[in-house]
Molecule: c-di-GMP-I riboswitch aptamer
Organism: Planctomycetales bacterium
RNA sequence: UCCCCGAAAAGGCAACCUGUCGGGAGUGUUCCUGACGGGGCGCAAAGUUACGGGGCCUGAAAGAUCUUUCAAUGUAGAUCUGUCGGGUUGGCCGGGCUACCGAA
Numbered sequence: 001u002c003c004c005c006g007a008a009a010a011g012g013c014a015a016c017c018u019g020u021c022g023g024g025a026g027u028g029u030u031c032c033u034g035a036c037g038g039g040g041c042g043c044a045a046a047g048u049u050a051c052g053g054g055g056c057c058u059g060a061a062a063g064a065u066c067u068u069u070c071a072a073u074g075u076a077g078a079u080c081u082g083u084c085g086g087g088u089u090g091g092c093c094g095g096g097c098u099a100c101c102g103a104a
Base pairs, nucleotide, nucleotide: 005102006101012043013042016039017038018037019036020035021034022033023032024031025030041091047097048096049095051094052093053092054089055088056087057086058085059084060083062081063080064079065078066077067076069074
């Protein structure tokens, strides 16, 4: 000095709750969202990146089940399944890129 690693100190990020202000939806209780302040679950990459997998939202056509109405094929609605597509999630995991400090 570098890598693994993560003690200390400083600094950083920050789920969630809350106050103020702004924007949006709703008749309204209220809900969603942004900025700033207070508290702080947590994080040694909780910096960054949707490349791979996963979660969630959503569109399409298909299949299954249930309901509705009908004499019936069928109509309409709901739920589920897999396929294809779009979005989101980096505080779900892996990978890529970059980085502060330096005890064991």